[in-house]
Molecule: SAM riboswitch aptamer (S box leader)
Organism: Pontibacter mucosus
This record gives sequence, C1' cells and structure tokens, in this order.
RNA sequence: CUCUUAUCAAGAAAGACUGAGGGAUAGGGCCCGACGACGUCUUAGCAACCAUGUAUAAAGCUUGGUGCUAACUCCCUCCUGGCGCAUUGCCAGGGAAGAUAAGAU
Repeated sequence: CUCUUAUCAAGAAAGACUGAGGGAUAGGGCCCGACGACGUCUUAGCAACCAUGUAUAAAGCUUGGUGCUAACUCCCUCCUGGCGCAUUGCCAGGGAAGAUAAGAU
C1' cells in the first nucleotide's frame, strides 16, 4: 500500500511553543480562526477495539498497546422508497469515500 471484519447520533481540555489558514479529497453550503484556529509538546480526561491479570451467572475492575477530546464522519453529492411539489425541498434506508481497532497479504 491492498484486503477482511466490527464500530462511527454518546463521551472527554488546560498549559507552553508557533503564527495563518483550518474543518480528509473535488464541488457546493455552513462553521472555526490574530479574543491565536490548524499543528507540535506536556499534563489531564474520555472511551473500551486488542492483550494481560483478576473476578463472575452476567456486567465489571487493574495494567499495557492503540485511539479520541468543536459541530452526526459538520451537512449535501450516487441509488431506492415515502411525503410534498411550478421549482427549491423534507423523512427513511442503502451505497461510495473516510476514520479507528483487530486480523491477513
């Protein structure tokens, strides 16, 4: 890098450094950002995928490997169904893409 499986409406921020864009990609929308975003580091927290120990009817708990800590994966784009309709649209399901974990090549 590629493939498989599972999950993605919940949850959880302070400090230091830096200094202009950022929210995955393309388009559109919307939002965050010099009252310092994004990023890096430290500390703290959330969560519970994997391993470990322990316990159990089950849940759980400890330690470790990850992950995460604006907005549903920020929303839409493709397909199907329903509602409405001059048009724009609204709701539900699925797909694609993406993220994370575990495994495989």